This is a predicted structure of a 350-nucleotide part of an RNA (small-subunit ribosomal RNA, central domain) from an uncultured bacterium. Model confidence (mean pLDDT): 89 of 100.
Context: one part of a larger RNA
């Protein structure tokens, strides 16, 4: 390299948008660039293949055609791909009515807990655990009242439930935003997929200033257990956790299953929509699109198992693997204040 593959065996980029690139709906005319067709021209020799002949035979030699698959050159076709004109509207998009949503960002406010001060009351114990001790309390804790202050977090409703591209997102309002989706069908008329680089955004630890600090809690002391306990339990606690500006850019960043299309028996749920049928009005019922689950038919599948939210049966462009170990590594290049990230081997070994 072909080849064959990525759900769990080694493989899907964390996730988006967009360049280059490849790929692309109907109709119709023309061109002839790929495409086909025939003719010429060249495709050195020698090697190969095949007839024939020469060394007695054969290796060997010689002659003839073949082969050479390609390259121009000028004719000639027009179904396909492609230029170029004209033209649909079924993809895609705008504009319009409509409801659903913890989507985002920035400000306002509330209650429940907890902690800590002050005050009332009140008296020897509280806390901790498998037992316990360190700890706190007669300088009056704990339990309990009432009052102030502070940080974080939003119980029930809550789901199999909803929204986003993914990461993620949930007290209640107000403001400002952003996408999905149903309906009608008014308008552009292929304006599309994909998508190497490139830009963006990316949980949770770390980092840089400045704030903030209730609870929790690496570290880090201290009690316990235990042979030992650098642990697990248990009493304290610092960074961090929360804000604001700025890096980091990694996760089992998982559906461990790239993106987008089309096309293939059905049952039961569930969310948002529209139509119909029924009602006095809901419920309900039946059609239908769009989510989001569950069982399962064909079919895939080494099996598990997956089944209109495919891993079935196509197509398009991208990404990635090719025996374990050395190795999510050395080195070098980028990128980062660092931590460190990204790219990524190779000697040995089995």
């Nucleotide at each position: 390299u072909u080849g064959g593959g990525c759900g769990u065996a080694a493989a899907g980029g964390g996730c988006a948008u967009c360049u280059a690139g490849g790929c692309g709906g109907u109709c119709a005319a023309u061109c002839a660039a790929g495409u086909c067709g025939a003719a010429g021209g060249u495709g050195a020799a020698a090697a190969c293949u095949u007839g024939u002949g020469g060394c007695u035979c054969a290796a060997c030699c010689a002659u003839a055609a073949g082969c050479u698959u390609g390259c121009c050159u000028a004719c000639g076709a027009a179904a396909c791909u492609g230029a170029u004109u004209a033209a649909c509207u079924a993809g895609a998009g705008u504009a319009c009515u409509g409801g659903a949503g913890a989507g985002g960002u920035g400000g306002a406010c509330g209650g429940a807990a907890c902690u800590a001060c002050a005050c009332g009351a009140g008296u020897a114990g509280a806390g901790g655990u498998g037992a316990a001790a360190u700890u706190c309390g007669u300088a009056g804790a704990u339990a309990u009242g009432u009052g102030u202050a502070g940080g974080a977090a939003u119980g029930c409703c809550g789901a199999u439930g909803a929204u986003g591209a993914a990461g993620a997102u949930a007290g209640u309002u107000c403001a400002c935003u952003g996408g999905a989706c149903a309906g009608a069908a008014a308008c552009u008329g292929a304006c599309g997929c994909u998508g190497a680089a490139g830009u963006g955004c990316g949980a949770a630890a770390g980092c840089u200033a400045g704030g903030g600090g209730a609870g929790c809690a690496a570290a880090c002391a201290g009690g316990a257990u235990u042979a030992g306990a650098g642990a697990c339990c248990c009493c304290g606690g610092u960074a961090g956790u929360c804000c604001u500006a700025g890096c980091c850019c990694u996760a089992a960043a998982c559906g461990a299953u790239g993106u987008a299309g089309a096309c293939u028996u059905g049952g039961c749920g569930u969310c948002g929509g529209u139509g119909g049928u029924u009602u006095a009005a809901u419920c309900g019922c039946c059609a239908u699109c769009g989510g989001u689950g569950u069982c399962g038919u064909a079919g895939c599948u080494a099996a598990c198992g997956c089944g209109a939210u495919a891993a079935g049966u196509c197509u398009a462009c991208c990404g990635c693997c090719u025996g374990g170990g050395g190795a999510c590594u050395a080195c070098g290049g980028c990128c980062g204040c660092a931590a460190g990230g990204u790219u990524a081997a190779a000697a040995c070994u089995c």